A computed fold for a 690-nucleotide part of an RNA from an activated sludge metagenome, annotated as large-subunit ribosomal RNA, domain II.
Context: one part of a larger RNA
RNA sequence: GCCUACGAGUUAAUUAUACUAGCGAGGUUAAUCAGGGGUAAACUGAGGAGCCGAAGCGAAAGCGAGUUUUAAUAGGGCGAAAUAGUUAGUAUAAUUAGGCGCGAAACUUAGUGAUCUACCCAUGGCCAGGCUGAAGUUCAUGUAACAGUGGAUGGAGGGCCGAACUAGUGAACGUUGAAAAGUUCUUAGAUGAGCUGUGGGUAGGGGUGAAAGGCCAAACAAACUGAGAGAUAGCUCGUACUCUUCGAAAUGCCUUUAGGGGCAGCCUCAUAAGGUAAUCAAUAGAGGUAAGGCGCUGAUUGGACUAGGGGUCGCGAGGCUACCGAAUCCAGACAAACUGAGAAUGCUAUUGAUGGAAUUAUGGGAGUGAGGGCGUGGGUGCUAAGGUCCAUGUCCGAGAGGGGGACAACCCAGACUAUCAGCUAAGGUCCCGGAGAUAACAAUAAGUUGGAGAAAAACGAGGUCAAACUGCGUAGACAGCUAGGAUGUUGGCUUGGAAGCAGCCAUCAUUUAAAGAGUGCGUAACAGCUCACUAGUCGAGCGGGGUGGCGUGGAAAAUGAGCGGGCAUAAAUUGUUACACCGAAGCUAUAGUUAAUCUAUGAAAAAUAGGUUGAGGUAGAAGAGCAUUCUAUUGGCGUAGAAGGAUAUUUGCGAGAAUAUCUGGAGCGAAUAGAAGAGAAAAUGUAGGC
Numbered sequence: 001g002c003c004u005a006c007g008a009g010u011u012a013a014u015u016a017u018a019c020u021a022g023c024g025a026g027g028u029u030a031a032u033c034a035g036g037g038g039u040a041a042a043c044u045g046a047g048g049a050g051c052c053g054a055a056g057c058g059a060a061a062g063c064g065a066g067u068u069u070u071a072a073u074a075g076g077g078c079g080a081a082a083u084a085g086u087u088a089g090u091a092u093a094a095u096u097a098g099g100c101g102c103g104a105a106a107c108u109u110a111g112u113g114a115u116c117u118a119c120c121c122a123u124g125g126c127c128a129g130g131c132u133g134a135a136g137u138u139c140a141u142g143u144a145a146c147a148g149u150g151g152a153u154g155g156a157g158g159g160c161c162g163a164a165c166u167a168g169u170g171a172a173c174g175u176u177g178a179a180a181a182g183u184u185c186u187u188a189g190a191u192g193a194g195c196u197g198u199g200g201g202u203a204g205g206g207g208u209g210a211a212a213g214g215c216c217a218a219a220c221a222a223a224c225u226g227a228g229a230g231a232u233a234g235c236u237c238g239u240a241c242u243c244u245u246c247g248a249a250a251u252g253c254c255u256u257u258a259g260g261g262g263c264a265g266c267c268u269c270a271u272a273a274g275g276u277a278a279u280c281a282a283u284a285g286a287g288g289u290a291a292g293g294c295g296c297u298g299a300u301u302g303g304a305c306u307a308g309g310g311g312u313c314g315c316g317a318g319g320c321u322a323c324c325g326a327a328u329c330c331a332g333a334c335a336a337a338c339u340g341a342g343a344a345u346g347c348u349a350u351u352g353a354u355g356g357a358a359u360u361a362u363g364g365g366a367g368u369g370a371g372g373g374c375g376u377g378g379g380u381g382c383u384a385a386g387g388u389c390c391a392u393g394u395c396c397g398a399g400a401g402g403g404g405g406a407c408a409a410c411c412c413a414g415a416c417u418a419u420c421a422g423c424u425a426a427g428g429u430c431c432c433g434g435a436g437a438u439a440a441c442a443a444u445a446a447g448u449u450g451g452a453g454a455a456a457a458a459c460g461a462g463g464u465c466a467a468a469c470u471g472c473g474u475a476g477a478c479a480g481c482u483a484g485g486a487u488g489u490u491g492g493c494u495u496g497g498a499a500g501c502a503g504c505c506a507u508c509a510u511u512u513a514a515a516g517a518g519u520g521c522g523u524a525a526c527a528g529c530u531c532a533c534u535a536g537u538c539g540a541g542c543g544g545g546g547u548g549g550c551g552u553g554g555a556a557a558a559u560g561a562g563c564g565g566g567c568a569u570a571a572a573u574u575g576u577u578a579c580a581c582c583g584a585a586g587c588u589a590u591a592g593u594u595a596a597u598c599u600a601u602g603a604a605a606a607a608u609a610g611g612u613u614g615a616g617g618u619a620g621a622a623g624a625g626c627a628u629u630c631u632a633u634u635g636g637c638g639u640a641g642a643a644g645g646a647u648a649u650u651u652g653c654g655a656g657a658a659u660a661u662c663u664g665g666a667g668c669g670a671a672u673a674g675a676a677g678a679g680a681a682a683a684u685g686u687a688g689g690c
Stems, first nucleotide, its partner, number of pairs: 001690006011097013026052003032046004056063002066078004100238002103235001107228006118202009127192001129161003132157001136153006165189003170185004204220001206216003241625006251264005265368002267365007276358001278354008292339002297335002301331004308324002310321004371396010401412003416592004421588003427582003430566003436579001438578006449568002459553002463550004469544004480537005486510003491505003516531001520529002593615009626679001628676007636668002644663008
């Protein structure tokens, strides 16, 4: 992992509601007794204690269709005046019980453990060999005597090297191991705080500990075993057949509450009510948002004018002022907590139209109370976030299908079933790929682009197209070429110099077709080149600033390029226009199933026929069924082959059922009722097998 078996809303009492049945202003017995019976129960009879109901009100005494409050006969509260209950069964739910199943870590209590290991006690055992050579002793020497020195002897030491023994330093191997801690090499101690045998002691909030929270039988920040015990678990996981109808919520308030609950909201079922809900129209309203505005509140720019202040002068009076400046006036402009004024929507009411249970009430049963994306109006944040918090709509959630390359919520569209039928939506029509290389006119040269989106701006540029405006031009423009571009004069000043051209001032006049007291180079200063300006040549358009379209630069990221790809340039790109086609579970067609409702037939809620409207669905509510085991009754099958098994066929929307053949070898169905140990794919489920 697979297969098989087992495996989770049960039972009792009480309460509530609904249905069914009995009796009914009543209903009903409980314990118990008797009968009956193979035991016990069922059953039959007795038993009326008790309980519920028929009357309420008051704290109560009490009164009573009333009562209570009160001084009250008033007013108010609760009742009566529309009498229906009760007993049992069934279903559902709640409460109390383990209460759908499995699951803690823990707590308490009574015991069992020191054959492992920690320490201790008693009594035993063990430590090859080698090295070093303390004290002491002795001899010699030495000293006044000591001291001292040397030789010998001696054999100390948590001494040295190193086996056994003990340990476990480093590494490799081992890691479903040879081993639930080892093996090999290496390493430490090895007469000591040494190692070790045997016997004994200390026990669980306790021991023992050269102390690591270590060890106390492969597990110790409190051992193990039994019991309390099915502890508790607002937590996780699991919870088993089918079909049909409807179908949520992730919100508000409160919560030692925030991943749990209570009440409400939203779902479902039953009953009842009733032109109720909803939409549209007309009419009548409340309001202070958007936008606007600046009279108010506040904030604010410029100007005018100015109380006051600053500076300065003056002995003072007072003067001056390139400074600041409230208020006022003019102009401009701002506001969630500004508004003299003020929409659209939305909301309320009435009437009318459409409408058909979509509405409301009471009662039974829930689930939900983590929501999320997108659009819109806002708060917060950085006018950041697949952010966060509200409002409003929608979808996902609980929604399949088509499009979007892929892609919960974006676009289209809501799947009862079947069909080798048709039409369309979004989106598409060169090939991958179903359908136009469709037709017309333009644009683009960047593979821009091939929708936005997984990108892009400020800013820049004789890219190019379009429609306008404007200047010059056959009295010859624009560009090119040829020629001129002079004189007073080197203007004056400045300066070492300053001559058009360092700088300052002035910028006149003359000759002219035209020529600046000079546009740019250049020189130390001159010189030289050039321009403005003019003529000639040439011969028809040439300039300027704006606007719009498409394109262009700006444009940098880590393996290889973000059209889905191939690829595409009078397009397969962009714009405008036209027709056709493809394209979904949409719509239609044909056949069928089914729910609700209406009509007809019918005794009928059955059934049949017809009409209308429906049939996506998680949590969940409601309904109808299938299957398994057992019981009762009726009626059956079986050695001429039961159950079980295998295969095939038929049948039912389905759970399932039937039949045939083979196998098997002794029991087993059907109908109607009843009762449940009543349905497995999941629980790191339990057991067995492979």

Model confidence (mean pLDDT): 85 of 100. Its Rfam family is "Bacterial large subunit ribosomal RNA".